Predicted 3D model of a 675-nucleotide part of an RNA (large-subunit ribosomal RNA, domain II) from a wastewater metagenome.
Context: one part of a larger RNA
RNA sequence: GCCAAUAAGUUUAUAUAUAUGGUAAGUUUAAGUUUAAAAACAAGACGUAGCGAAAGCAAAUUUUAAAAAGUGCUAGAAUCAUCUAUAUAAGACCCGAAGCUGAGUGAUCUAACCAUGAACAGGUUGAAGAUAUUACGGAAACGUAAUUCGGAGGACCGAACUCGUGUCUGUUGAAAAAGAUUGGGAUGAUUUGUGGUUAGGAGCGAAAGACUAAUCAAACUCAGGUAUAGCCGGUUUUCUGCGAAAUAUAUUUAAGUAUAGCCUAUAAAUAAUUUCUUAUGGGGUAGAGCACUUUUAAAGGAAUGGGGACUUUUGUCUUACUGAACUUUGAAAAACUACGAAUACGUAAGAAAGUUUUAUGGAGUCAGACUAUGGGCGCUAAGGUCUAUAGUCAAGAGGGAAACAGCCCAGACUAAUUGAUAAGGUCCUCAAUUGUAUGUUAAGUGAAAAGUAUGUAAAAAAAUUAUGACAAUUAUAAAGUGGGCUUGGAAGCAGCCAUCUUUUUGAGAAAGCGUAACAGCUCAUUAAUCUAGUUUUUUUGCUUCGAAAAUGUAAAGAGACUUAAACUUUUAACCGAAUCAGUAGAUAAUAUAUAUUAUGGUAGCAGAACGUUUGAUAUGUCUAUGAAGGUAUUUUGUUAAAAAUACUGCAGAUAUUCAAAGUGAGCAUAUUGGC
Numbered sequence: 001g002c003c004a005a006u007a008a009g010u011u012u013a014u015a016u017a018u019a020u021g022g023u024a025a026g027u028u029u030a031a032g033u034u035u036a037a038a039a040a041c042a043a044g045a046c047g048u049a050g051c052g053a054a055a056g057c058a059a060a061u062u063u064u065a066a067a068a069a070g071u072g073c074u075a076g077a078a079u080c081a082u083c084u085a086u087a088u089a090a091g092a093c094c095c096g097a098a099g100c101u102g103a104g105u106g107a108u109c110u111a112a113c114c115a116u117g118a119a120c121a122g123g124u125u126g127a128a129g130a131u132a133u134u135a136c137g138g139a140a141a142c143g144u145a146a147u148u149c150g151g152a153g154g155a156c157c158g159a160a161c162u163c164g165u166g167u168c169u170g171u172u173g174a175a176a177a178a179g180a181u182u183g184g185g186a187u188g189a190u191u192u193g194u195g196g197u198u199a200g201g202a203g204c205g206a207a208a209g210a211c212u213a214a215u216c217a218a219a220c221u222c223a224g225g226u227a228u229a230g231c232c233g234g235u236u237u238u239c240u241g242c243g244a245a246a247u248a249u250a251u252u253u254a255a256g257u258a259u260a261g262c263c264u265a266u267a268a269a270u271a272a273u274u275u276c277u278u279a280u281g282g283g284g285u286a287g288a289g290c291a292c293u294u295u296u297a298a299a300g301g302a303a304u305g306g307g308g309a310c311u312u313u314u315g316u317c318u319u320a321c322u323g324a325a326c327u328u329u330g331a332a333a334a335a336c337u338a339c340g341a342a343u344a345c346g347u348a349a350g351a352a353a354g355u356u357u358u359a360u361g362g363a364g365u366c367a368g369a370c371u372a373u374g375g376g377c378g379c380u381a382a383g384g385u386c387u388a389u390a391g392u393c394a395a396g397a398g399g400g401a402a403a404c405a406g407c408c409c410a411g412a413c414u415a416a417u418u419g420a421u422a423a424g425g426u427c428c429u430c431a432a433u434u435g436u437a438u439g440u441u442a443a444g445u446g447a448a449a450a451g452u453a454u455g456u457a458a459a460a461a462a463a464u465u466a467u468g469a470c471a472a473u474u475a476u477a478a479a480g481u482g483g484g485c486u487u488g489g490a491a492g493c494a495g496c497c498a499u500c501u502u503u504u505u506g507a508g509a510a511a512g513c514g515u516a517a518c519a520g521c522u523c524a525u526u527a528a529u530c531u532a533g534u535u536u537u538u539u540u541g542c543u544u545c546g547a548a549a550a551u552g553u554a555a556a557g558a559g560a561c562u563u564a565a566a567c568u569u570u571u572a573a574c575c576g577a578a579u580c581a582g583u584a585g586a587u588a589a590u591a592u593a594u595a596u597u598a599u600g601g602u603a604g605c606a607g608a609a610c611g612u613u614u615g616a617u618a619u620g621u622c623u624a625u626g627a628a629g630g631u632a633u634u635u636u637g638u639u640a641a642a643a644a645u646a647c648u649g650c651a652g653a654u655a656u657u658c659a660a661a662g663u664g665a666g667c668a669u670a671u672u673g674g675c
Stems, first nucleotide, its partner, number of pairs: 001675006011090007019082005026046003032041003050057002060071003093234002096231001100224006111198009120188001122157003125153001129149002132147006161185003166181004200216001202212002237609006247260005261365002263362007273353009287339001288337002293333008305321001306319005368393010398409003413585003418581003424575003427559001429557001433572001435571001437569001439567002446561001451545001453543001455542010472529004478502003483497003508523001511522003586599005610664001612661005620654003629648008
């Protein structure tokens, strides 16, 4: 991994509700008694009356002195049993902790200790000490040195022994810790044999939370015990009807739960519901506006205050200060409003649809997602977050968007060989136009901004032009004068002032380059040549550049496409879905029935069935003229399934109806077995 078998809402009690049955103002027994049995009896329970704290009274009663007032009554339906559903108590649908408590078992591993034994090749170093010898010193005792003897040490090197430093191998190993090699210690706080002692909140620990039998921040075994789990996983046949929620409030609450909301079944009630039209109502949002509140731009305006001068005081004059009110013009506002929509909401009437409400039983839901729009937070960031309104997904298949829960179209009862369409498409991939008509684009634009461009098309306006334009070419561009000033210099061209006159067809006291200053080169201006349009501005369409990303073209899905297969506008066809229509059929509902309508669906509610085992039916029926089981084929039914035939098998099986359940497996890192 595959196959087979096993594997999960059960049982009891109580309560409530529906249904069914018995009896009924009553119903019914428990433990038990009696009896052959049927049956009978039996404390009590519920119901038939309530009120009061109670005594108690009673269709009333409590309160009170008495009333008012409170709670009840005035015509009944209960009760017992059974099925089903749910709740509660229990292991309570099944599997799953880490743990807690108790009683025991462990020191043959390992930690420490006790008792008694054992082991340590060889080599090196050479402490203390010495009654030895010699030398020196000393009066001596004796001291010092050397020699000789001596043999200390948690001394040195290094086997056995012991430990385990680095590296490699090994990593489903040869091994649940090893092998190789290299290392540390190796007379000591050394190593080791045997026997013994200490234990689970306890031991032991040269202390690492280490070790206590491959187990240690509390061992192992058994028991409480099916501990508990608001958490994860799983929960077994079919069909039919309806069909959610991801919200509010509360919560030691946020992964849960309760009540409400939304779903479902039953019963009852009602027109209470939705949409449209008309009429009517309040509003203070969008917008707008600036009288109010707050903010704000400019101009005026001048009070007040400050400074200064003078003054005995009162006060007078003044100012590069301050600048209120007020005036004119112009603005902003979620917490501004003398205005003010559309929607939305309320009410009434009419029309269409067929719902809606209440009660009772059963739920699920309380993690939502994206898109569009109005907003808050954020950076007018986020596939961000919080709200509101709508849609889709969730729980929705089909067609389109290459692929693509949330976008566009459209809501799948079943079947097939039919037709018409939606979104979207019609060169090929790929079903359908290489359709019609008008332009545009040259960028393969055909996906992106501010900006950018003698790209190009169209429209408009102005100016200029045969009295010759625009452009080009050939000439001209002078004189007073080097204007005055400044300055080292300043001559058109550092700077300041002025900016005139003349000659001319025309030429600035000079628009730029240039020189230290001159010089020099252009420009303006003018003439000639040439000959037909030229220049500028504005608007609009398409286009250029702007344009950088990570595996590989990769920003039309590919091929490819240029009077298009691109873009703009136009027009006629066609294709295209589970839509719509037609044909055939199923189920359900309906007061029109050869009809009409409905039949997507997760959680979930409700209904109807199939099959398995056992019992009754059954002293029946089938069966050696072959049961069950097995293999194969065929047929029937909307499905779970059923039947027949053939072969096999060799002894039991069982229709129908009813009843009861150890009643249905594909999934639980399920369990057991096999391969």

Its Rfam family is "Bacterial large subunit ribosomal RNA". Its family is annotated with structural constituent of ribosome and ribosome in the Gene Ontology.